[in-house]
This is a predicted structure of a 470-nucleotide part of an RNA (small-subunit ribosomal RNA, 3' major domain) from an uncultured bacterium.
Context: one part of a larger RNA
């Protein structure tokens, strides 16, 4: 100089206390360790690993294991030969890769040959999801959106070094204002950015009987219109601007008027200088290096889905603020041509026939769910909970044995609100409730996104934990 202290001050944070709801008990999902196994692929491991890489393993994918094959090779340039014409369908064998055989068959052309391909030989190579992330380059996690991290000249100090960057106020903020041997600067902070809330305009292929005519069993259905709602361009507004009080008359704070909106309106994107030899050589890239009839490559098939069992991380309940029946109303964002797919008909259903519309939008498709209201259950392991098993089916796809989702009918298991401990959250949040995407042939409780309804409590910083200055 810095880091640490169960030193001391000031000061923040769902840090803690005041609230709500979970987890830890129970099935089950889904991940990891373990064990196991021919394989159970590899990585990732306090927090910052464990629904993570995976935005989707039945085959593929896939890198693992077993069998079967090939060695210039699946893939790329170069050489050289002599020949075929590229490619493609059928039979035969085979698990299939592949091997034999048949059969159709290229482009330009000056008819000399080009021009792409295939065979085959030896070589140079090629390949490697082997190995090092502690050789690396790019990506990224994390303290952290915490407020700091540094410079140049100058003075101080023999010097490391200091000073600015402390101090006194004050802010979410090294923000700002007074002061100071500093004076200024520059990465960070704030602002511009996007989105949300509120007018004003423009411009209407949605939306309105608003205001007019018509029509219907109904329905903006039609004419006709753009006043609203919507969309989606340009603009306005929010500055402590105004007014009181306090404060050094400063920065600022507090109240208050006006305003949709008040003192950073809400959310978002943005991650300073650097740490942890963090992650990651399995996204790419790449130095060493190892391998080369394999450690590469092609094929079937099995694994990644195993299971005395221990942790994370959901998701379902244990019920009456409920459960099942019956009628009935409102979203928003976002997807569709190898798609989406309605009336309508068949089924108890999953579904199937079945195609109307929809050329990409302001359309159409599917559509809630909690919450009303009527009934029925009457506090039990139930009309509660749905695991597990059986039998029959439906879809997807060459194929659902290992190992897919749905469906019906019959089975009806732990569970009666969770010990020690621990998690999330301060407002349109918790908490509850459906709804869509991406991935995708098919699979979704996970991720990512939309709304709908909608709360409690915050006295206050001793205390825990993380953090900032002095």
């Nucleotide at each position: 100089u810095g880091a640490c202290g169960g030193g001391g001050g000031c000061c923040c944070g769902c840090a803690c206390a005041a609230g709500c709801g979970g987890u830890g008990g129970a099935g089950c999902a889904u991940g990891u360790g373990g064990u196991u196994u021919a394989a159970u692929u590899c990585g990732a491991u306090g927090c910052a690993a464990c629904g993570c890489g995976a935005a989707g393993a039945a085959c593929c994918u896939u890198a693992c294991c077993a069998a079967g094959g090939c060695u210039u090779g699946a893939c790329a340039u170069g050489g050289a030969g002599a020949c075929c014409g590229a490619u493609g369908g059928c039979g035969u064998a085979g698990a299939g890769a592949u091997a034999c055989g048949u059969c159709a068959g290229c482009c330009c052309u000056u008819c000399g040959g080009g021009g792409g391909g295939g065979c085959u030989c030896a070589c140079a190579c090629a390949g490697g999801u082997g190995g090092u992330g502690c050789a690396u380059g790019g990506u990224u996690g994390u303290c952290g959106u915490c407020a700091g991290c540094u410079c140049g000249u100058g003075u101080c100090g023999u010097g490391a070094g200091a000073u600015g960057u402390u101090g006194g106020g004050u802010u979410a903020a090294g923000u700002c204002c007074c002061g100071c041997a500093a004076c200024g600067a520059g990465c960070g902070c704030a602002a511009c950015c996007c989105u949300u809330a509120u007018c004003u305009u423009c411009a209407g292929u949605a939306g309105c009987c608003a205001g007019c005519g018509g029509g219907u069993u109904a329905u903006g259905c039609c004419g006709g219109g753009c006043a609203c709602u919507c969309u989606g361009g340009a603009g306005a507004g929010a500055c402590u601007g105004c007014c009181g009080u306090g404060g050094a008359u400063a920065a600022c704070a507090c109240g208050g008027a006006g305003g949709a909106a008040g003192g950073c309106g809400g959310g978002g994107a943005u991650g300073a200088c650097g740490u942890c030899a963090a992650a990651u050589c399995a996204u790419c890239a790449u130095g060493c290096u190892c391998u080369u009839u394999a450690u590469g490559u092609c094929u079937u098939g099995g694994g990644c889905u195993a299971c005395a069992c221990a942790c994370g991380u959901g998701c379902u309940a244990c019920a009456a603020u409920g459960g099942c029946c019956g009628c009935c109303a409102c979203a928003g964002a976002g997807c569709g041509a190898a798609g989406c797919g309605a009336a309508g008909c068949a089924g108890c259903g999953a579904u199937g026939c079945g195609g109307a519309g929809c050329a990409a939008a302001g359309c159409g498709c599917a559509a809630a769910a909690a919450a009303g209201c009527g009934g029925c259950c009457c506090c039990a392991g139930u009309u509660c909970g749905g695991a597990u098993c059986g039998c029959a089916g439906u879809c997807u796809g060459c194929a659902a044995c290992c190992c897919g989702a749905c469906u019906g009918c019959g089975u009806g298991a732990a569970g009666u609100u969770g010990g020690a401990a621990u998690c999330g959250c301060u407002a349109g949040u918790a908490a509850u409730c459906g709804c869509g995407a991406a991935u995708c042939a098919g699979c979704a409780u996970g991720u990512c996104g939309c709304g709908g309804u909608g709360a409690a409590u915050a006295c206050g910083u001793u205390c825990c934990c993380g953090g900032g200055c002095c």
The coordinates come from a structure-prediction model, not an experiment, and the mean pLDDT is 80.